[in-house]
Order: sequence, then C1' cells, then structure tokens
RNA sequence: CACUCAUCGAGACCGGCUGAGGGACAGGCCCUUUGAAGCCGGGGCAACCUGCGGAGCGCUUCCGCCACGGUGCCAACUCCUGCGGGGAUGCUGCGGCAUCCACCGGAAGAUGGGCG
Repeated sequence: CACUCAUCGAGACCGGCUGAGGGACAGGCCCUUUGAAGCCGGGGCAACCUGCGGAGCGCUUCCGCCACGGUGCCAACUCCUGCGGGGAUGCUGCGGCAUCCACCGGAAGAUGGGCG
C1' cells in the first nucleotide's frame, strides 16, 4: 500500500517545551494567544489483539474474566452534510421546489484483526 472482516450517539486530561494553527477532503459550523498542531513526561478510558476460563463445533463462532503485554483513544454522534431512498410541513404555474428528521441504505474516513 491492496484486499477482506468487525466496530464507530458510550468512555477518558494534567504538566513542560514551543508558538499559529486545527477539526481527513469540500461546503458549513466550531475549537484555538484563557495557547492550535507537534514533541516530551505523567495520568486516564476502553477492551480490537494477546493471555485465562467456559460453551458450541470446525466457519473458526459465542459468553465471561484480566488489564502485565501489542495497538488505539481522551471537544463537539466519525462535529454536521456530501450519494440514493423514506417521512413531515409549507409553497406551487402540478413539472416540481424549499425547510426539517436520534428514519433506511450507501460512499468516504478512522481504529483494530486477518491476508498478500
């Protein structure tokens, strides 16, 4: 990096250095000199993998325990929308248009596992 599978309304911040950006992309809307991003130290959340126990049974699945280890994460639902459909309301020259929604599916993205 490609492919594939699972998950994505929960949860969790302090200090030091430094100094202007950041939230993937685009549009919006936010965060930020009461300090962005980055680096370092410490803390925490969670439980994907690992480990342990059990069930099922050969697809490798399900349930539980642990939190030492490998990752991950610690503003806002993945911040919202992006493509297709549905619903509600209003307008209409009846073709449609506008606004809204804890609606359904998809795309994109993120993280982890597998595989090349």

Predicted 3D model of a 116-nucleotide RNA (SAM riboswitch aptamer (S box leader)) from Rhodanobacter denitrificans. The prediction has a mean pLDDT of 85. Rfam family: SAM riboswitch aptamer (S box leader). About the family: The SAM riboswitch is found upstream of a number of genes which code for proteins involved in methionine or cysteine biosynthesis in Gram-positive bacteria. It was read from a public genome assembly, where an Rfam model found it.